[in-house]
Molecule: transfer RNA
Organism: Pseudomonadota bacterium
RNA sequence: GCGGGCGUCGGUUAAUGGUAAACCACGACUCUCCAAAAGUCGAACUGUAGGUUCGAUUCCUACCGCCCGUG
Numbered sequence: 001g002c003g004g005g006c007g008u009c010g011g012u013u014a015a016u017g018g019u020a021a022a023c024c025a026c027g028a029c030u031c032u033c034c035a036a037a038a039g040u041c042g043a044a045c046u047g048u049a050g051g052u053u054c055g056a057u058u059c060c061u062a063c064c065g066c067c068c069g070u071g
Base pairs, nucleotide, nucleotide: 001070002069003068004067005066006065007064010024011023012022013021018054026042027041028040029039030038047063048062049061050060051059
């Protein structure tokens, strides 16, 4: 340089056109003499910019980052 794959809460994964879910972690509360455990509740996420569409995490394009292959 060329080709391919992947980017979603702090972490690991869902959702694949109809408005983002679960587990762990985190915070608050209940329980407890105090903790742990258990339970209840809560906050937090679609890499960036365009395009298509009534509607985009999902489809298309470019860029950015990571990984793999090749010369």